[in-house]
Predicted 3D model of a 351-nucleotide part of an RNA (small-subunit ribosomal RNA, central domain) from an uncultured bacterium. Its mean pLDDT, the model's own confidence on a scale to 100, is 89. The RNAcentral record of the full RNA draws on ENA, Greengenes and SILVA.
Context: one part of a larger RNA
């Protein structure tokens, strides 16, 4: 390199968009790029291969012949690949009617709860633990009513329910926006599917500037535990968390399952839709159906455990990736970043 591979053994990039590339419906007609056949050239000798021949065989030597190009020129064939011109509709996409929804955005309002504050009643505890203690409390706590402020987060609903490309999203209203499904028409007429680079978008933490700051809590204090306790537990607590603009750009970023298309037994549930047929007209009940999401399974596949029309099954297209464990996801250099780091990415040496 080939070959195998990539849910758990090494392997799917967090995720989309998208350039170049790669691939590419259905009929027709032309051409002749790939693709096929043929003839003429040319493929130097010597080597390989086949028949002989010469040293007593043999190596060797030596005579014939034969094979060898992705090769040039011509003639020629049109199924497939390309081009080209026309043309279709089944993929793809508008566009008319409906639907579902914690999809994203900005702004407003709510209510419960903690926490402080004032103010009342009230008197010795209160917290907290295994058990205590630190800590709070006669300067009057906790308890319990009654204002007030202020911040974060939205309890029933709540569901292996929805929604998004993933990260993710949850009270309520209103605007401003993306995408989805469906079922019948009409239009466009391959406009498509992946995608090196590339561009965005990207939870926690963390970072810069400015605000906010209830509660919660790395860091730190103190009390317990303990042999010892830089913990586990308790009382307190400061970045942090919250917001507005930037920046990092990683996560078990998981389905450890890359995108798209097409095939291949069935049962149950559920979510949103359409269309039947039923009645004891009820957000009813049953069937078909399309798009999700769940649970079993046949056939197949798998090292097994499992997957199994949401394939890990049987194919096609196109992109990442994998090569023995340690050294290493590191060093060095590039490139990014304020930094913290990230990305890309060895080797000597060991075993």
């Nucleotide at each position: 390199c080939u070959g195998g591979g990539c849910g758990u053994a090494a392997a799917g990039c967090g995720c989309a968009c998208g350039u170049a590339g790669g691939u590419g419906g259905u009929g027709a007609a032309g051409u002749a790029u790939g693709u096929c056949g043929g003839a003429u050239g040319u493929g130097a000798a010597a080597u390989c291969c086949c028949c002989g021949a010469g040293c007593u065989u043999a190596a060797c030597u030596u005579g014939g012949g034969a094979g060898g190009g992705u090769c040039a020129u011509c003639c020629g064939a049109a199924a497939c690949u390309g081009c080209u011109u026309g043309a279709c509709u089944c993929g793809a996409g508008u566009u008319a009617u409906g639907g579902a929804g914690a999809g994203g955005g900005u702004a407003g309002u709510g209510g419960a709860a903690u926490u402080u504050c004032c103010g009342g009643u009230g008197u010795a505890g209160c917290g907290g633990u295994g058990a205590a203690a630190u800590g709070c409390g006669u300067a009057g706590a906790u308890a319990u009513c009654g204002g007030a402020a202020g911040g974060a987060a939205c309890a029933u609903c709540a569901g292996u329910g929805g929604c998004g490309a993933a990260g993710g999203c949850g009270a309520c209203u209103a605007c401003c926006u993306g995408g989805c499904c469906a079922a019948u028409g009409a239009c466009u007429g391959a406009c498509a599917c992946u995608g090196a680079g590339g561009u965005g978008c990207g939870a926690a933490a963390g970072c810069g500037u400015g605000g906010g700051g209830a509660g919660c809590a790395a860091a730190c204090a103190g009390g317990a535990u303990u042999a010892g306790a830089u913990a586990c537990c308790c009382u307190g607590g400061u970045a942090g968390u919250c917001c507005a603009c930037g920046c990092u750009g990683u996560a078990a970023a998981c389905g450890a399952u890359g995108a798209g298309a097409a095939c291949u037994a069935g049962c149950u549930g559920u979510u949103a839709g359409u269309g039947g047929c039923c009645c004891a007209c009820g957000a009813g009940g049953u069937c078909a159906u399309u798009a999700g999401u769940a649970g079993c399974g046949a056939a197949g596949c798998u090292a097994a455990c499992g997957c199994g029309c949401u394939a890990a099954g049987u194919u096609c297209u196109c992109c990442g990736c994998c090569u023995g464990g340690g050294g290493a996801g590191u060093a060095c250099g590039g490139c990014c970043g304020c930094a913290a780091g990230g990305u890309u990415a060895a080797a000597a040496c060991u075993c």